Transfer RNA from a Lachnospiraceae bacterium, 73 nucleotides, folded computationally. Its mean pLDDT, the model's own confidence on a scale to 100, is 81. It matches the Rfam family "tRNA". RNAcentral records the identical sequence in 4 taxa.
RNA sequence: GCCGAUGUGGCUCAGUUGGUAGAGCAACGCAUUCGUAAUGCGUAGGUCGUCAGUUCGAGUCUGACCAUCGGCU
Numbered sequence: 001g002c003c004g005a006u007g008u009g010g011c012u013c014a015g016u017u018g019g020u021a022g023a024g025c026a027a028c029g030c031a032u033u034c035g036u037a038a039u040g041c042g043u044a045g046g047u048c049g050u051c052a053g054u055u056c057g058a059g060u061c062u063g064a065c066c067a068u069c070g071g072c073u
Base pairs, nucleotide, nucleotide: 001072002071003070004069005068006067007066010025011024012023013022019056027043028042029041030040031039049065050064051063052062053061
């Protein structure tokens, strides 16, 4: 230099044919207990790597760039 994959709450990951983003763990509160752990219920936390484009509508499609990983030279 070229090619490919991945990028989504603090962490690990879903998200189907474009229709307005979810789970588990972790955190916090309450219940339970003499107390802790465990268990149950609830709460908060995301402008989906960045910037543009297409569209009535983009996590999803298109382009450029960034980061990580892999391959080729």